[in-house]
RNA sequence: UAUAGAAAAAGGCAAACCUGCUGAAAGGCAGGGACGCAAAGUCACAGGUCUAAGGUAUGUUUGAUAAAUACUAGGAUGGCUGGGUUGCCUUA
Numbered sequence: 001u002a003u004a005g006a007a008a009a010a011g012g013c014a015a016a017c018c019u020g021c022u023g024a025a026a027g028g029c030a031g032g033g034a035c036g037c038a039a040a041g042u043c044a045c046a047g048g049u050c051u052a053a054g055g056u057a058u059g060u061u062u063g064a065u066a067a068a069u070a071c072u073a074g075g076a077u078g079g080c081u082g083g084g085u086u087g088c089c090u091u092a
Base pairs, nucleotide, nucleotide: 004090005089012037013036017032018031019030020029021028022027035079041085042084043083045082046081047080048077049076050075054072055071056070057069058068
């Protein structure tokens, strides 16, 4: 420097679930807890997925509001995939 993760060590992270806080929601944060993870470190750049407060349309009405339906990310997800970037140990 490049490839790989069979075995090992030092460590690391932490799903479901429970409690509290937060958010319109999806979700997030903290504590407990471990299903798993070699990038389950990091960046929402591309695709996917989730949500729809707000917005738009439909519709109703004299008019307006509310309710309803549809669409919509500027919200979320890196533990969905690709990509960028940094890095521990071991092997060749």
Source information: The RNA shown here (c-di-GMP-I riboswitch aptamer) has 92 nucleotides and comes from Cytobacillus praedii. Its Rfam family is "c-di-GMP-I riboswitch aptamer". Rfam's curators write: GEMM was predicted in a large-scale screen for bacterial structured RNA regulatory elements. Its mean pLDDT, the model's own confidence on a scale to 100, is 81. The sequence was found by an Rfam model in a public genome assembly.